This is a predicted structure of a 73-nucleotide RNA (transfer RNA) from Sphingomonas prati. NCBI's taxonomy places the organism under Bacteria, Pseudomonadota, Alphaproteobacteria, Sphingomonadales, Sphingomonas.

RNA sequence: AGGAGUAUAGCUCAGUUGGUAGAGCAUCGGUCUCCAAAACCGAGGGCCGUGGGUUCGAGUCCCCCUACUCCUG
Numbered sequence: 001a002g003g004a005g006u007a008u009a010g011c012u013c014a015g016u017u018g019g020u021a022g023a024g025c026a027u028c029g030g031u032c033u034c035c036a037a038a039a040c041c042g043a044g045g046g047c048c049g050u051g052g053g054u055u056c057g058a059g060u061c062c063c064c065c066u067a068c069u070c071c072u073g
Stems, first nucleotide, its partner, number of pairs: 001072007010025004019056001027043005049065001051063003
């Protein structure tokens, strides 16, 4: 320099041909216990890396940029 991939909750990741965003773990509360752990029940937490575009509607499609990873030289 050229090419490819990834970016969604605190963490690891889903998200079905575009139709109002989920799981596990963690956190908090409750039940249980002498206390704690475990188990069970429940709750909070994200406008989806940035900025644009297409569309009635975008996490999903298109473009720029940023970060990281990989390949070629």